Context: one part of a larger RNA
């Protein structure tokens, strides 16, 4: 000198864009943050009915999005490869199929238990719930033949036999669905090479340990697990142990090499009160799911129950320190739905904060009796403040008031027209804005509404007077102060930066 998620002191006019718990992964009152489908199902309540409402069964979603960085020195991350060892709901394309039957259960009715949370019994009922039968292959399994190919285990066009396995309806009859298989797309899983902080005042570490055989398990390979067998495996090219730490794209600085950092934004990973476990599912070992144990908090009729903000706000605490218990789904995106639409603290906006960056303003021109006042001096005078003021003319950014006033919206849906492979496409009309009467534009009057902070001994731009007298004090380093202090305190003047200026902390 540059930089910061900064803080503190003094000061403060406006706008745009960004950023805002770095500490206690401490504890949390309250509200909201994941629902949706009535075109899967039968009932219920209200109503004469149309219809409306909402519980239950069922489907899809809740594994996304959002938060945090505790753990992790690891194939966690980065990069480059590999899977002849794998999965993939929804979506696209293609082929084939969608036949028949059954008994449960919630809701409901009746009736119990409990303070509550909730829960038991009996009766009876539906489905795209569940189960059985049929049909069945480029599917799966077993036994075979096998052109060709490869990278060792192998793979495999084509092909024979046997066995096994499927479905769900609804309809306005157009469709919307369902089942199986193949291919694609997307997303994931796994393995490997290389890279990835410090310590040797950590030198030895390791029994599922290293390898093999067989089996189990998994979507899949594998000591992943089990039984048996062998005795291996790692290590001064730093094993093990300890400390610290999420990693990266990047960010800061620097001419670069490098050094430091990993806030915001984006990718990956890990975690969700602490520890453990599985269930459901295409996908979780699941932040706002379940079970168990623990700590803590709350309710209780003492028998027993409830909870998890590292989601958005907000509270207490900690701290030098970090915001509103706001608006809207209008846009973008997501979930569900045929759609209308519903939900969405994702998101878009607004509020607070000079926290940062950028921009603008606080007036311009003329004006010398160089006014008054202040300060200084060699003091009837001179110098300086200083064109500064007064005064005159002008302007109106900004502020205030008045009037107008957006873009962001194009779609979906509805209606109509045209074409058409007959359910799509194109066109027209119509509808929708939280921000917001905001941005922006025009007009009105009036210099009106707007300057501070630090420094002035050298480094380092900027000097005099008074006070003080090694005192009071200053100080980044050198050092100032003991009676003429440009170094302390005040004043006048000056220098630098400027809505900021200084100080502190940290990095280069």
């Nucleotide at each position: 000198g540059g930089a910061u998620g900064a803080a503190c002191g003094c000061u403060a006019g406006c706008g745009g864009c960004a950023g805002g718990c770095u500490u206690a992964a401490u504890a949390c009152a309250u509200g909201c943050a994941a629902g949706u489908c009535a075109a899967g199902g039968g009932g219920g309540u209200a109503g004469c009915a149309a219809u409306a409402c909402a519980a239950c069964c069922g489907g899809c979603g809740c594994a996304c999005g959002g938060g945090u960085g505790a753990g992790u020195a690891a194939c966690g991350c980065g990069u480059a490869c590999a899977c002849a060892a794998c999965a993939u709901a929804c979506c696209a394309u293609a082929u084939a199929c969608u036949g028949g039957g059954g008994u449960a259960u919630a809701g409901c009715u009746u009736u119990g238990g409990g303070a509550a949370a909730c829960u038991g019994a009996a009766g009876g009922u539906a489905a795209u719930c569940c189960c059985c039968c049929a049909u069945a292959a480029c599917a799966u399994u077993g036994c075979g033949a096998g052109a060709g190919g490869g990278c060792a285990u192998c793979u495999g066009a084509u092909u024979g036999c046997a066995a096994u396995u499927a479905a769900a309806g609804u309809u306005u009859c157009g469709g919307c669905g369902g089942u199986a298989u193949a291919u694609g797309a997307u997303u994931g899983g796994u393995g490997u090479g290389c890279g990835u902080u410090u310590g040797a005042u950590u030198a030895g570490c390791u029994a599922g340990u290293u390898g093999g055989u067989a089996g189990g398990g998994u979507a899949a390979c594998g000591g992943c697990c089990u039984a048996c067998c062998a005795a291996g495996g790692c290590g001064a090219c730093g094993a093990u142990c300890a400390a610290u730490a999420g990693c990266u794209g990047g960010c800061g600085u620097g001419a670069g090499a490098g050094c430091g950092c990993g806030a915001c934004c984006a990718g990956c990973c890990a975690c969700a009160c602490u520890g453990g476990a599985a269930c459901u599912g295409a996908g979780a070992c699941a932040c706002g799911g379940u079970c168990c144990a623990g700590a803590c908090u709350c309710c209780u009729a003492c028998g027993g129950g409830a909870g998890g903000c590292a989601g958005c706000a907000g509270u207490a605490g900690g701290g030098a320190a970090u915001a509103u218990u706001g608006g809207a789904c209008a846009a973008u995106g997501g979930a569900g739905g045929a759609a209308a639409c519903u939900c969405u603290g994702a998101u878009c906006c607004a509020g607070c904060c000079a926290u940062g960056c950028c921009g603008c303003g606080u007036g311009a021109u003329a004006g010398a009796u160089g006014a008054a006042g202040g300060c200084c001096c060699u003091c009837u005078g001179g110098g300086u403040u200083g064109u500064a003021a007064a005064u005159a003319u002008c302007u109106u950014u900004u502020a205030u008031c008045u009037g107008g006033g957006a873009a962001g919206a194009a779609a979906c849906a509805a209606u109509c027209u045209u074409a058409u492979u007959c359910u799509u496409a194109a066109g027209a009309u119509c509808u929708u804005g939280a921000c917001g009467g905001u941005a922006c534009c025009a007009g009105a009057g009036g210099a009106a509404u707007a300057a501070g902070c630090a420094c002035c001994g050298g480094c380092u731009a900027a000097c005099u007077c008074c006070g003080u007298g090694c005192c009071a004090g200053c100080a980044g380093c050198c050092g100032c102060g003991g009676u003429a202090a440009u170094a302390c305190g005040g004043a006048g003047g000056g220098u630098g930066c400027a809505a900021g200026c200084g100080u502190u902390a940290u990095c280069c």
Predicted 3D model of a 508-nucleotide part of an RNA (small-subunit ribosomal RNA, 5' domain) from a Sphingobacteriales bacterium. It was read from a public genome assembly. The prediction has a mean pLDDT of 85. NCBI's taxonomy places the organism under Bacteria, Pseudomonadati, Bacteroidota, Sphingobacteriia, Sphingobacteriales. Rfam family: Bacterial small subunit ribosomal RNA. On this family, see Yusupov et al., Science 2001: "Crystal structure of the ribosome at 5.5 A resolution".